Transfer RNA from Pleodorina starrii, 71 nucleotides, folded computationally. Its Rfam family is "tRNA". It is annotated as a transfer RNA. RNAcentral holds the sequence, with entries from ENA. Taxonomically the source falls in Pleodorina (Eukaryota, Viridiplantae, Chlorophyta, Volvocaceae). Model confidence (mean pLDDT): 81 of 100.
[in-house]
RNA sequence: GGCUCCAUGGCCCAAUGGUGGGGCAGCGGAUUCCAAAUCCGAAGUGUUGGGUUCAAGUCCCACUGGGGUCA
Numbered sequence: 001g002g003c004u005c006c007a008u009g010g011c012c013c014a015a016u017g018g019u020g021g022g023g024c025a026g027c028g029g030a031u032u033c034c035a036a037a038u039c040c041g042a043a044g045u046g047u048u049g050g051g052u053u054c055a056a057g058u059c060c061c062a063c064u065g066g067g068g069u070c071a
Stems, first nucleotide, its partner, number of pairs: 001070007010024004018054001027041004048062004
């Protein structure tokens, strides 16, 4: 340099163009003499810039970063 894949809360990972969901961590509560474990609850999110669409995490283009592969 060519090809290809990926980018989603603090971390890991889902999701048929139509209300972005789960686990861990953190926070609040229950339980306990105190804690751990367990249970309940709430909060928090789309790499960036454009395009298509009534509607984009999803489709298209570019950029940035990363993985794989070929030379």